[in-house]
RNA sequence: AGCAAUAUAUCGGAACGUGCCCAGUAGUGGGGGAUAGCCCGGCGAAAGCCGGAUUAAUACCGCAUACGACCUACGGGUGAAAGCGGGGGAUCGCAAGACCUCGCGCUAUUGGAGCGGCCGAUAUCAGAUUAGGUAGUUGGUGGGGUAAAAGCUUACCAAGCCUGCGAUCUGUAGCUGGUCUGAGAGGACGACCAGCCACACUGGGACUGAGACACGGCCCAGACUCCUACGGGAGGCAGCAGUGGGGAAUUUUGGACAAUGGGCGCAAGCCUGAUCCAGCCAUGCCGCGUGCGGGAAGAAGGCCUUCGGGUUGUAAACCGCUUUUGUCAGGGAAGAAACGCUCUGGGCUAAUACCCUGGGGUAAUGACGGUACCUGAAGAAUAAGCACCGGCUAACUACGUGCCAGCAGCCGCGGUAAUACGUAGGGUGCAAGCGUUAAUCGGAAUUACUGGGCGUAAAGCGUGCGCAGGCGGUUAUGCAAGACAGAUGUGAAAUCCCCGGGCUUAACCUGGGAACUGCAUUUGUGACUGCAUAGCUAGAGUACGGUAGAGGGGGAUGGAAUUCCGCGUGUAGCAGUGAAAUGCGUAGAUAUGCGGAGGAACACCAUGGCGAAGGCAAUCCCCUGGACCUGUACUGACGCUCAUGCACGAAAGCGUGGGGAGCAAACAGGAUUAGAUACCCUGGUAGUCCACGCCCUAAACGAUGUCAACUGGUUGUUGGGAAGGUUCCUUCUCAGUAACGUAGCUAACGCGUGAAGUUGACCGCCUGGGGAGUACGGCCGCAAGGUUGAAACUCAAAGGAAUUGACGGGGACCCGCACAAGCGGUGGAUGAUGUGGUUUAAUUCGACGCAACGCGAAGAACCUUACCUGGUCUUGACAUGCACGUAGUAGAAGCUUGAAAGAGUAACGAGGUAGCAAUACCAGCGUGCACAGGUGCUGCAUGGCUGUCGUCAGCUCGUAUCGUGAGAUGUUGGGUUAAGUCCCGCAACGAGCGCAACCCCUACGUCCUGUUGCCACUCCCGCGUAAGCGGGAAGCACUCUGGACGGACUGCCUCGCUUCAACGAGGAGGAAGGUGGGGAUGACGUCAAGUCAGUAUGGCCCUUACGACCAGGGCUGCACACGUACUACAAUGCCCGGCACAAAGGGGAGCCAACCGGCAACGGUGAGCAAAUCCUAAAAACCGGGCCCAGUUCAGAUUGUCGUCUGCAAUUCGACGGCAUGAAGCUGGAAUCGCUAGUAAUGGCGCAUCAGCUACGGCGCCGUGAAUACGUUCCCAGGCCUUGUACACACCGCCCGUCACAUCAUGAAAGCCGUUUGUACCCAAAGCCAUCACGUGAACCGCAAGGAAACAGAUGCCUAAGGUAUGAAUGGUGAUUGGGAUGAAG
Repeated sequence: AGCAAUAUAUCGGAACGUGCCCAGUAGUGGGGGAUAGCCCGGCGAAAGCCGGAUUAAUACCGCAUACGACCUACGGGUGAAAGCGGGGGAUCGCAAGACCUCGCGCUAUUGGAGCGGCCGAUAUCAGAUUAGGUAGUUGGUGGGGUAAAAGCUUACCAAGCCUGCGAUCUGUAGCUGGUCUGAGAGGACGACCAGCCACACUGGGACUGAGACACGGCCCAGACUCCUACGGGAGGCAGCAGUGGGGAAUUUUGGACAAUGGGCGCAAGCCUGAUCCAGCCAUGCCGCGUGCGGGAAGAAGGCCUUCGGGUUGUAAACCGCUUUUGUCAGGGAAGAAACGCUCUGGGCUAAUACCCUGGGGUAAUGACGGUACCUGAAGAAUAAGCACCGGCUAACUACGUGCCAGCAGCCGCGGUAAUACGUAGGGUGCAAGCGUUAAUCGGAAUUACUGGGCGUAAAGCGUGCGCAGGCGGUUAUGCAAGACAGAUGUGAAAUCCCCGGGCUUAACCUGGGAACUGCAUUUGUGACUGCAUAGCUAGAGUACGGUAGAGGGGGAUGGAAUUCCGCGUGUAGCAGUGAAAUGCGUAGAUAUGCGGAGGAACACCAUGGCGAAGGCAAUCCCCUGGACCUGUACUGACGCUCAUGCACGAAAGCGUGGGGAGCAAACAGGAUUAGAUACCCUGGUAGUCCACGCCCUAAACGAUGUCAACUGGUUGUUGGGAAGGUUCCUUCUCAGUAACGUAGCUAACGCGUGAAGUUGACCGCCUGGGGAGUACGGCCGCAAGGUUGAAACUCAAAGGAAUUGACGGGGACCCGCACAAGCGGUGGAUGAUGUGGUUUAAUUCGACGCAACGCGAAGAACCUUACCUGGUCUUGACAUGCACGUAGUAGAAGCUUGAAAGAGUAACGAGGUAGCAAUACCAGCGUGCACAGGUGCUGCAUGGCUGUCGUCAGCUCGUAUCGUGAGAUGUUGGGUUAAGUCCCGCAACGAGCGCAACCCCUACGUCCUGUUGCCACUCCCGCGUAAGCGGGAAGCACUCUGGACGGACUGCCUCGCUUCAACGAGGAGGAAGGUGGGGAUGACGUCAAGUCAGUAUGGCCCUUACGACCAGGGCUGCACACGUACUACAAUGCCCGGCACAAAGGGGAGCCAACCGGCAACGGUGAGCAAAUCCUAAAAACCGGGCCCAGUUCAGAUUGUCGUCUGCAAUUCGACGGCAUGAAGCUGGAAUCGCUAGUAAUGGCGCAUCAGCUACGGCGCCGUGAAUACGUUCCCAGGCCUUGUACACACCGCCCGUCACAUCAUGAAAGCCGUUUGUACCCAAAGCCAUCACGUGAACCGCAAGGAAACAGAUGCCUAAGGUAUGAAUGGUGAUUGGGAUGAAG
């Protein structure tokens, strides 16, 4: 390698062989002929061969004998041998020797042991997409054959034999003791060691031999390699080493026979890559070491840091000690005792020989190896790595990197703060190892024997009948197969386990025991199962008597309706829809009356009935199956389940022939729509119906197999029966069919005597999702298709039930200027302002649906300013500290230069504190060092603040209860409210944050207050004829100022609803009435919402610049788009003149009266007022006049020109005024915004910022002052309950299919190339056997001729390899093609 049984394991069996070994018996006599070696010669390259001559044997061959043995016809016949060595008393012999004896042999034979051959039983992998296999096949008889049984072989006869308990075929595989794992049962494996088998280059064959069909033998064929003089030869490491190749990977061409064992030999001894040793390899197991004790300034260095320190760490250094190991030196084993020799005892013997068995002595023998071991010396000397540190899983920080590089066993990590990558420090675990990879078992009860499941997670065949099989009521007897118990044999050794022993220990070795759960034999028991016999009646069945029923098949009949046809009446529509149209109708429809035809289906009736299921429905008749109930009789386990099999099996579909009213796939037309191969409408064919024959599938469902037993109840209903009363009921009972529910079960939902409960019997089925119920193959079918039914590949999930949310073009309820009802706008125009875009040196930055866009910005000409250009500074424009220096220092007019900043120069020129003073210090300046500085980045590292849902009514907690749990209850329900507001009920009871209230303003009153406010009464003064006006005194009444109280609470009344509630509606009173109006107040949370450019702040980044200063420019640029507000388009208006009434604010570099000038902006002059005193200071309205519907006396942009004001400065780039100019615009498309009362609309006034102003913005104030709300269907937003969900980043969710692209595996495919195998035939080597008798032919026979045996040769049979033909199975490949899987942005 092969082998699935010619094998192995275990247990048995009978018809055998056996060299060496043991025991017994009998022999071992007498002859003969050759031949190798060696020598000579020849041939050949060689291998080798041939010839001649000579010779030996325990080589070979006859003869004799034959106790056993074998054959037999029972008379008989057949067949053996070999010598060699030692010794010797008597006897014989000249001698050799005979003879005797011993040892080793030899021959024949019997028995044994061991070994081997053969047969049987049981056990031994997977596949049924392998179901039939077999002709020497199964058996018999005769012959042959073997050591031996046997179809082992042959002739004849018979037709058997194996097989669903899996034959045959295919694939894979040596088997076992055992090994690994596991609690076990099992599962996987079969290295080392041991037993058996098989093989030895591939295939075949025999020879020899006791044994082989022979690893280191032979012959032949084949492939390969080598030699060759080309004629011919040689070879077989899967022996030990070694080489090459292959591979992830596996050692030395070593020593010795010293030991153990083997072969030969009498022995010495020889041989032995068996073996014993050594060498190589951390491959495994075991043991040992790399030091031990002290040592805190907790050194240095490293790392981290909150900068304080921490950690490495007693670690090191340093001090003391020890010396295993290693090194050197010295000593030095055991393994060796037998055999042998010698002395000696005993036995045998005639013997002192020989042999056997003891004892003493003795020579020699060691590969390993100068090895193990011992002693001494010096000396901490010679000796630590690997993995890991997110969880699982023991162990954490820093830096680097930035979805990159990489990690990863699973989950997963990495997109600028990574305990997960890389490095470092530290730590954890193991340790001469550590980690990875591959593999097995375990965990996995995840194939469940022990030990699982099937209503919804995968899983009950669509249903029944039924052979085999499995299981089976009760009594008795017998048997003893199963079962149980005892005994015996066996279960090799080793291994495992226990107790001992030996190496210093251990690993390891070794002695003993136990065990080996098995098999066989035997004895016993008789409960249980089985078998047999005989019974029984409770299971099952039969008969008799009743009952109900859409049970099945066939036939006949019926009425209603639709449609069609005919006739009549009748007239313009009908039909259809969300709305329409196609369609029908004046050729008379629809409607209506009558008559007729034809087909199909049978309203209502019950969660009712029947059937195995599918299914079954008008009525009547015929045939027919089953069920239920009552009582009696009979049979006597006849039963239950059921693989294969058989039958039935909705609808659709198929075939043949009919039939065809209605309906209606396909199809046509009309609509809808972006499209509409749909939904809707008008038509309409197969089909639907019948007969016969197929198909054989369904969510064929109760998603629940059949049968049997047991286990609380209640309420209906169908069919029987019984009892009790009797118009009719009640109770009980059997069989169905529904609802609820106890125990129990269930993951939950739920099930619950009709079980999914508790059990038994049998069958079917399941084992992650996808691929796929697909492919291939088989079977069935006319087809469609059905049935059986994979794999590659791919994913880490797929799935069930329930929970909380969110969502729904689900439902119920409620609310909001949400809609509706109204009023006024935006969207169109001009300009303003913000944004986008674009442009630019720069147009600084941020904000982006609502919730960015008149936003940050309550005010960009410079400044602001952050941007750009240019010019400058470098401890800096600003802060603190240190060191040194400086002393006409700080400061600084002026001058030079410059755009300024800055750079130079410099007259002049001041100090503080302590001290008597000297001096020192402070302040200052300069230099240097720490540092300053940054509107640089990250709002996705943050604090704080803010927006938003939303002033929406919600959000939670404690305890308790329910649930395996997530969670629920409370918070839901009935009412009610603006409100989770309140009431009632309730497995909940309470509580918190929110709501409300408390606070402020406003509306009413009272009291107090009395100047700068007020002026009614009283008085005085001035002016005026008077009315009156102005002022003062007095006063605080009123108004008012601003302080304190009061007031409103459903308190009162009526009604409603109702639960004697909460509450609602109306009313009274009241200034105000049901939170009076407004403000402040914003729950848990959401949006990684906004802000690092308000400030703060972690990290990162810049440091003669990303810091700082200055000048100029820019933020204002302009084809365009969007948001916001202004002004308008006009007559409810505009213009001119007259005239009246506010509130709330502000005012000193201010508000500014009055007066004067100017057309005006404004200027001049100047009183009052730091203000209830003065100033700012109203407009619309009202009165009068003009305009007369027009691009105007509307509107005011734009432009020209002249001015005013602020300010260093008005060009880029301010506001305002006068005159002139006089654009668009005549009420705005789709769409869209605000507002519910002192509101909208409209009118003006004030303030902050501010030199001035772009303000038409923002924040406030008062004046005038409406309309409308039926209502909640719809749009939007929100709340509560409920329901569905495949959503949880939560519908802006999830997700399906085609197409395109890439990759992967796979099916089909004309074919092509292999492998295995069947059948038939051809050729046939070597060889065995048979036959032949042509040749050769020492031994034996024969006088010889010759014969026999033998050899060679020939023929035949069988047959390997080879060849031909034709099948089968299987593998690879194949243009093209099919589907499948996977893949951040199609």
Small-subunit ribosomal RNA from a metagenome, 1386 nucleotides, folded computationally. Model confidence (mean pLDDT): 84 of 100. Its Rfam family is "Bacterial small subunit ribosomal RNA". Its family is annotated with ribosome and structural constituent of ribosome in the Gene Ontology.